[in-house]
RNA sequence: CACCGAUAAAGGCAAACUAGUCGAAAGGCUAGGACGCAAAGCUAUAGGGCCUUCCAAGAGGAUGGUAGCCAGUUUUCGAA
Numbered sequence: 001c002a003c004c005g006a007u008a009a010a011g012g013c014a015a016a017c018u019a020g021u022c023g024a025a026a027g028g029c030u031a032g033g034a035c036g037c038a039a040a041g042c043u044a045u046a047g048g049g050c051c052u053u054c055c056a057a058g059a060g061g062a063u064g065g066u067a068g069c070c071a072g073u074u075u076u077c078g079a080a
Base pairs, nucleotide, nucleotide: 004078005077012037013036017032018031019030020029021028022027035068041073042072043071047070048069049066050065051064053062054061055060
């Protein structure tokens, strides 16, 4: 340095659901709440997937969203 990831240490994040709020929707934000997570940090004008709405006879196209699907990138700790 890379891989790896413990019933280790110190911290961190927060699914479903509920309330409020924004949105046509997918979904976002805030609070509560923890299913989980070593990248559950960041990136949606590098790419694939998935979701919404519109168009289209269809193939498909456009649109917005999703990073807790893959991916890209950076990164805490240190037993085996």